[in-house]
Context: one part of a larger RNA
């Protein structure tokens, strides 16, 4: 100087407390461990691995296994030789396919007319290719975490023999090393804040595909039509919030408490943004890359299988156990976003999944029932009109192909489950809880996951204690 203390002081955080809703019990989905297996590819492992890489494992993907094949190779460049019948396309044999063999069509461009140049293909050999093989403890890059915590340092000066100290401590204050006052310090840098984006108010400008107040026309009905820019909205440019004003407290300070005006008040709300560093944290399987290793195989192609295996254990979710509920009927109201090998209306067929068909739409124009809520009726506390697992049968869709191993529908079947031990998680406002909708990936889908959107919409005395963190101080046989 640090680190540590079941030392002290001060302060903060959904850290506790006060609450709301869960997890832990059930069934299922999904990930992991373990076991099994020819293989169940690999990685991630306290917080910070476990709905994680994976924003889509039937084939492909795919890296794994079994079997069948190839050896300058599936891919790149160069040398040598040859063909020009370029390339490429089609058919047949064999085969599970890959591979192998045979036949046909097609008959390149420039030209100084020299097989000269380009381009392509083939063969042989050689240089080489190739490796998701190892090492994240050789690395780059990127990322997680402490932590959006308020810290981490430097120059000069001063003090100390020195390591170092000072500044950065102290008194206030703040979300903040934020600011003020003081001080052997005076300044500065990276962080904080602000500058950026979205959202909340208003104004100007602009009105189409959006809107419809007023004036007309028209319809069974609809901004449907003329028209209009008022309003909503959309897009863009500005304004607005700065403790600016008032009162009180405070050191004529920073600031704090209250108030006015205001759409908004003291960082308005949210996002992006992550200092010096820590964990030899994670990633050689995203890519790059040193070294090592393989080279008729640890490379490459193909078929089938596996990654989906099941005495068990754990994590994360979904659905429930019901009456603030379930079922039936009626009925109101969104936003984000997506669409051409696509979204697909009205109509018709089917109980339904879906099918036929194709209007319109490369989109403020067309496409998609929002649901909970509300109104009326039924159920009457039961393993039930709760719950839906499992299984049988019949179908639909995608796709060469749904056996291993897809999703969906209908009929039948109706399991566990009556609110969950010890323990444990999230959340302070349009938040929790709850209801639906959209998108990426994608032929299809195991999505109940992820990322967004809107609807309805709650509960908090405080800092003694638990956990984590910051500053000062103290002890130390630790570095």
């Nucleotide at each position: 100087u640090g680190a540590c203390g079941g030392g002290g002081a001060c302060c903060c955080g959904c850290a506790c407390a006060a609450g709301c809703g869960g997890u832990g019990g059930a069934g299922u989905a999904u990930g992991u461990g373990g076991c099994u297996u020819a293989a169940u590819u690999c990685g991630a492992u306290g917080c910070a691995a476990c709905g994680c890489g994976a924003a889509g494992a039937a084939c492909c993907u795919u890296a794994c296994c079994u079997g069948g094949g190839c050896u300058u190779g599936a891919c790149a460049u160069g040398c040598u030789u040859g063909u020009c019948g370029u390339a490429c396309c089609c058919u047949c044999c064999c085969g599970a396919a890959a591979a192998g063999g045979a036949g046909g069509g097609g008959u390149c461009a420039c030209u100084u007319c020299g097989g000269g140049u380009g381009g392509a293909c083939a063969a042989u050999g050689c240089a080489c290719a190739g490796g998701u093989g190892c090492u994240g403890c050789a690395u780059g890059g990127c990322u997680g975490u402490c932590g959006u915590c308020a810290g981490c340092u430097c120059g000069u000066g001063u003090c100390g023999u020195g390591a170092g100290a000072u500044g950065u401590u102290u008194g206030g204050u703040u979300a903040a090393g934020u600011c003020c006052a003081g001080c052997a310090a005076c300044g500065a840098g990276c962080g904080c804040a602000a500058c950026c984006c979205c959202u909340g108010u208003g104004a100007g400008u602009a009105g189409u595909u959006g809107c419809c107040a007023g004036c007309a026309c028209g319809u069974a009905a609809u901004g449907g039509u003329g028209g209009g820019g008022a309003c909503u909205c959309u897009a863009u440019u500005c304004a607005g919030a700065c403790u600016g004003c008032c009162c009180a407290g405070a050191u004529c300070a920073a600031c704090u408490g209250g108030g006015a005006g205001g759409a908004a008040g003291g960082u308005g709300g949210g996002g992006a943004c992550g200092a010096c560093g820590u964990c030899a944290a994670g990633u050689c399987a995203g890519u790059a890359u040193g070294g090592c290793c393989c080279u008729u195989a640890c490379g490459c192609c193909c078929a089938g299988g596996g990654c989906u295996g099941c005495a068990c254990a754990c994590g994360u979710a979904c659905u429930a156990c019901a009456a603030u509920g379930c079922c039936c009927a009626g009925c109101a109201u969104a936003a984000u976003g997506a669409g051409a090998a696509c979204c697909g209306a009205g109509a018709c067929c089917g109980c339904g999944a879906g099918g036929u068909g194709g209007a319109g739409g490369a989109a403020a124009u067309c496409u998609a029932c929002a649901a909970a809520a509300c109104u009326g009726g039924g159920c009457c506390c039961a393993g039930u009109u709760c719950g839906g697992a499992u299984u049988g049968g019949a179908g639909g869709c995608u796709g060469c192909a749904a056996c291993u191993c897809g999703c969906c529908u209908c009929c039948a079947u109706g399991a566990a489950g009556u609110c969950g031990g010890a323990a444990u998680c999230g959340c302070u406002a349009g938040u929790a809880a709850u209801g639906g909708c959209g998108c990426a990936u994608c032929a299809g889908c195991a999505a109940c996951g992820g990322c967004g959107c809107c609807g309805u919409g709650a509960c908090a005395c405080g800092u003694u204690c638990c956990c984590g963190g910051g500053u000062c101080u103290u002890g130390u046989a630790c570095a």

The part of an RNA shown here (small-subunit ribosomal RNA, 3' major domain) has 479 nucleotides and comes from an uncultured organism.